[in-house]
RNA sequence: GAUGGCCGGAUGGCCGCGGGGCUCGAACGGCCCCGAGGAAAGUCCGGACUCCACGAGGUGACGGUGCCGGGUAACGCCCGGCCGGCGAGAGCCGAGGGAAAGCGCCGCAGAGAACAGACCGCCGUCGCUUGCGGCGGCAAGGGUGAAACGGUGGGGUAAGGGCCCACCGCGGACCGGGCGACCGGGACGGCACGGCAAGCCCCACCGGGAGCAACGCCGAAUAGGGAUCCCGCACGGGCCGCCUCGGCCCGGGAUCCGGGUUGGCGGCUCGAGCCGCCGGGGCGACCCGGCGGCCAGAUGAAUGGCCAUCCGGGAGGUCUCCUCCCGACAGAAUCCGGCUUACAGGCCAUC
Repeated sequence: GAUGGCCGGAUGGCCGCGGGGCUCGAACGGCCCCGAGGAAAGUCCGGACUCCACGAGGUGACGGUGCCGGGUAACGCCCGGCCGGCGAGAGCCGAGGGAAAGCGCCGCAGAGAACAGACCGCCGUCGCUUGCGGCGGCAAGGGUGAAACGGUGGGGUAAGGGCCCACCGCGGACCGGGCGACCGGGACGGCACGGCAAGCCCCACCGGGAGCAACGCCGAAUAGGGAUCCCGCACGGGCCGCCUCGGCCCGGGAUCCGGGUUGGCGGCUCGAGCCGCCGGGGCGACCCGGCGGCCAGAUGAAUGGCCAUCCGGGAGGUCUCCUCCCGACAGAAUCCGGCUUACAGGCCAUC
């Protein structure tokens, strides 16, 4: 230098906070136990759980994933491999299916950028003012570019050119190896097929929606709704065409019912759980088994403060010692598996 992993101040005392248990008839009080993280973060993926929707199958749209094999509850995660690129190397990186289905695009430079093209140049020939011009052939060399329509070498040629040959590349078959991605091989084809899919698209596979403020239960005062009964048409209003009487509704009271707000309880944390040791299988991710240990559950939201000693770092001094300062990032909110991001300082292993 590379890779993988770990720690993230320690111990004790006092005071305080949240949860649980015991004591107690109850309350008060007392005692005991537990109380943030590797990321609790971003909320980016995958699930558990809950409610809503849904007859089955197919097709299409939309979104996602995208080399192969394995692991897992599942994944866009992890492991092992393949191919390509980078590095002297240990190793690292890769949106890594399809460009002979179709469409589209290829800036600048350059003569020419996809049914190519001729600026310089090379060759032949003609002309003359003898180093230029006309006509024709060529595409090897130069130049431009990320990329120039196979590459290198040889033969051949006026000069050249897959024109011919060898090797390499490429192509579709074949043979051998591998579960597979893919690798190796000998023939054949003279080359036809540039790049971009992180532009559209094609192919394969996956995918209902919302989220613990899910969801279930209890349910106060007050206001409002409904039902039944009572009071009284007495001050008021309306209706029975008008007036009287009478009745009904609004009105007043009582009882009951149901919905809902504040609030409370459940969901709630013991689960695909985590840690250590051991045995077995596997290269590994991981799986199987045994023993032992561990476990926040708050909700105007606890997990804090002080002191002492020690540890680590820094500064200073009268430098076998003393004084002072500092100990990162951060912090639960239904739970779990990942990814990503933040992180003073330190330790270990392998190469």